[in-house]
The part of an RNA shown here (large-subunit ribosomal RNA, domain I) has 510 nucleotides and comes from a Candidatus Woesearchaeota archaeon.
Context: one part of a larger RNA
RNA sequence: GGUGGAUGACUAGGCUCGAAUCGCCGAUGAAGGGCGUGACAAGCUACGAAAUCUUCCGGGUAGUAGCAAGUAUGCAUUGAUCCGGAAGUUCCUGAAUGAGACUUCUCAUUAAAUCCGAAAGGAUAGGGAACGCAGGGAAUUGAAACAUCUUAGUACCUGCAGGAAAAGAAAUCAACUGAGAUGCUGUUAGUAAAGGCGAUUGAAACCAGCAUAGGGCAAACUGAAUCUGGAGUAGUAAUACUUUAGAAAUGUGGUGUUGUAAGACUUCUUUUUAUUCAAAAUAAUGAACUUCAAGUUUUCUGGAAAGUUAUACCAUAGAGGGUGAUAGUCCCGUAGAGAUAAAUUAUUUUGAAGUAGAAGUAUCUUGAGUAUUGUCUAUUGGAUAUUAGGCAAGAAUUUGGGAGGCAUCAACUUCCAACCCUAAAUACGUUUCGAGUCCGAUAGCGUACAGUACUGUGAAGGAAUGUUGAAAAGAACCCUUGACAGGGAGUUAAAAGACUCUGAAACCUA
Numbered sequence: 001g002g003u004g005g006a007u008g009a010c011u012a013g014g015c016u017c018g019a020a021u022c023g024c025c026g027a028u029g030a031a032g033g034g035c036g037u038g039a040c041a042a043g044c045u046a047c048g049a050a051a052u053c054u055u056c057c058g059g060g061u062a063g064u065a066g067c068a069a070g071u072a073u074g075c076a077u078u079g080a081u082c083c084g085g086a087a088g089u090u091c092c093u094g095a096a097u098g099a100g101a102c103u104u105c106u107c108a109u110u111a112a113a114u115c116c117g118a119a120a121g122g123a124u125a126g127g128g129a130a131c132g133c134a135g136g137g138a139a140u141u142g143a144a145a146c147a148u149c150u151u152a153g154u155a156c157c158u159g160c161a162g163g164a165a166a167a168g169a170a171a172u173c174a175a176c177u178g179a180g181a182u183g184c185u186g187u188u189a190g191u192a193a194a195g196g197c198g199a200u201u202g203a204a205a206c207c208a209g210c211a212u213a214g215g216g217c218a219a220a221c222u223g224a225a226u227c228u229g230g231a232g233u234a235g236u237a238a239u240a241c242u243u244u245a246g247a248a249a250u251g252u253g254g255u256g257u258u259g260u261a262a263g264a265c266u267u268c269u270u271u272u273u274a275u276u277c278a279a280a281a282u283a284a285u286g287a288a289c290u291u292c293a294a295g296u297u298u299u300c301u302g303g304a305a306a307g308u309u310a311u312a313c314c315a316u317a318g319a320g321g322g323u324g325a326u327a328g329u330c331c332c333g334u335a336g337a338g339a340u341a342a343a344u345u346a347u348u349u350u351g352a353a354g355u356a357g358a359a360g361u362a363u364c365u366u367g368a369g370u371a372u373u374g375u376c377u378a379u380u381g382g383a384u385a386u387u388a389g390g391c392a393a394g395a396a397u398u399u400g401g402g403a404g405g406c407a408u409c410a411a412c413u414u415c416c417a418a419c420c421c422u423a424a425a426u427a428c429g430u431u432u433c434g435a436g437u438c439c440g441a442u443a444g445c446g447u448a449c450a451g452u453a454c455u456g457u458g459a460a461g462g463a464a465u466g467u468u469g470a471a472a473a474g475a476a477c478c479c480u481u482g483a484c485a486g487g488g489a490g491u492u493a494a495a496a497g498a499c500u501c502u503g504a505a506a507c508c509u510a
Base pairs, nucleotide, nucleotide: 001508002507008501009467010466013439014438015436016435017434018433019432020431022429023428024127025126032093033092034091035048036047037046039071040070043067044066053088054087055086056085057084058083059082063075064074065073098107099106100105113124114123115122116121131162132160133159134158135157136156142149146196172179173178183210184209185208186207193201194200214421215420216419217367221254222253225252226247227246228245229244230243231242232241233240234239259398261366262365263364264363265360266359267358268357269356275353276352277351278350279349280348281347282346283345284344285343289338290337291336295311296327297310300307312329313328314318320332321331322330372393373392374391375390376389377388378387400416401415402414403413404412454461455460474500477488478487479486
């Protein structure tokens, strides 16, 4: 001197956490793909034959035709580009749905299948990161071998649903005091309990919190007083009435729903509060957005001032970013203040639907192959006393029934099964926003460039590559050359010269 790309500095991307007034899409054709669309157009992005879009409403202001720098041709104060909102168009494929192909197309003509409906017509399907419920369900492993056991109801497969799901208003706990649906958290507690009593497994109540909400049927009695589609009338509408066709006596509607038993029933007393729906008004939240203080004064250095020196000012604003080095006062912003469409929520008014209590106890009702028992399996900490299932037996009726961790009897306490619905607190994070004693290009996601290049018939596997400069001012012109390079000239603060910041070591040459 070269080579090489460590180190330093930087960040366009990650990672983690938090919050959310965020959370489903789809036959009105989704998610995903293919092919096209630009003046020139390979890729990405956007869009769909109305094709780098069209229309309208709102915002906003001087430029603009994406990444993308070029040339050409345009658009724009008659308001473009851009931002927010609402519509339009949306080829072929795909659940893919007229039949067939597989994306080219052909034949056909208005059409898949299943379910509901008299018809008109309606519904389903497929997708979704994790989270949820349910049906199936391993093995490696541990037990220092192995078989019950463990791993584990885990992984995985399947079905189904939602923005959450599931659970849920006591036939519950408790213990002689009492609590009062469910879920989640802390604790109870590695405790009670299970266990070749080995390895190991392993709760619950109380208590302290988060969040709170309760309702409807079957039956007794009544007996069509009921509901739905179409049409009409009144009404802004909710709704009411009329008519027609269906549903419905195998029961629509009313009543009624519980344990200190309640209800029907009988006799009385009172009338309108809860709640839901519709319309209007008002308020709050709410898109793009608006406003937003104060030096661009002095000296010096420099390519450049935000540095230095001097001297001012603002501050409910000295968060942050940018600007030729480090800027409260240059720019964007920030604190503060304001406006507002759709929509949501709340309140009020009006309208519509709808709606209580007391006493008595003669009679009636209160969920059946259920409860329960035996036995066999599985599950469970559940041991004789968890839960579920198979088989075989099989109740009671308020003077009733279940439970109270062995059985039976009595007492005592407590609850009322065999029907259904139910917000919140909880889980997750595709998504949006914010933050960080996190990482800073062999790190951090696999990816700062990508599920790309590449590999594989396929399922699948799966990289590397960041940095000129303040600004391209990206080196005109001359010499040389096949080209790369090189020598001058020029730009720049500096060649930092595009293999471009810094430029270590190994290694090579002299």

The organism belongs to Candidatus Woesearchaeota, within Archaea. Rfam family: Archaeal large subunit ribosomal RNA. The coordinates come from a structure-prediction model, not an experiment, and the mean pLDDT is 80.